[in-house]
RNA sequence: GACCUAUCCAGAGCGGGCGAGAGACCUGGCUCGUUGACCCCGCAGCAACCGAUCGGCCCCCUCAGCCGGCGCGGUGCUACCGCCAGACGCGAUAGGAG
Numbered sequence: 001g002a003c004c005u006a007u008c009c010a011g012a013g014c015g016g017g018c019g020a021g022a023g024a025c026c027u028g029g030c031u032c033g034u035u036g037a038c039c040c041c042g043c044a045g046c047a048a049c050c051g052a053u054c055g056g057c058c059c060c061c062u063c064a065g066c067c068g069g070c071g072c073g074g075u076g077c078u079a080c081c082g083c084c085a086g087a088c089g090c091g092a093u094a095g096g097a098g
Base pairs, nucleotide, nucleotide: 003096004095005094006093007092008091013043014042015041016040017039021032022031023030025089026086027085028084029083044078045077046076049074050073051072053069054068055067056066057065082090
């Protein structure tokens, strides 16, 4: 990479570097961008998928499960609904399986 499950109309930006395209792809639109976008780095923040941890429920205990908290660790994310519409579409992220 191919496969499975969940999510994708909430939320969260400053500084430095670079220098011309960018919002994945196709068509049509709409936007962002030399007042420096996209991308990279640093810091800050958002969120709560996985791990840790705390509380509750399951007649008692443990495990499992479910619900809630926390935000320590691993990811992710921080213009516009995945920018919008279309497509037998597809893609991204997390967890799993292999």
This is a predicted structure of a 98-nucleotide RNA (SAM riboswitch aptamer (S box leader)) from a Chloroflexota bacterium. The organism belongs to Chloroflexota, within Bacteria.